A computed fold for a 72-nucleotide RNA from Podarcis lilfordi, annotated as transfer RNA. Model confidence (mean pLDDT): 82 of 100. The RNAcentral record of the sequence draws on ENA and Rfam.
[in-house]
RNA sequence: AGGGUUGUAGUUCAAUGGUAGAGCAUCUGCUUUGCAUUCAGAAGGUCCCAGGUUCAAUGCCUGGCAUCUCCA
Numbered sequence: 001a002g003g004g005u006u007g008u009a010g011u012u013c014a015a016u017g018g019u020a021g022a023g024c025a026u027c028u029g030c031u032u033u034g035c036a037u038u039c040a041g042a043a044g045g046u047c048c049c050a051g052g053u054u055c056a057a058u059g060c061c062u063g064g065c066a067u068c069u070c071c072a
Base pairs, nucleotide, nucleotide: 002070003069004068006066007065010024011023012022013021018055026042027041028040029039048064049063050062051061052060
């Protein structure tokens, strides 16, 4: 130089074009003499960036950036 994978909450990951979810973590409450556990609730997202297709894009197309990987 060339081919491919991945990019979503603090973290690990889902989501087959129709208002984005889970586990863990954080906070509040319940429980306890207290802590932990359990249970209930809350907060937290420009879905990597730009453009295109579409009535509508996290998902499709193009380019860029980053990560991992293959070949040389």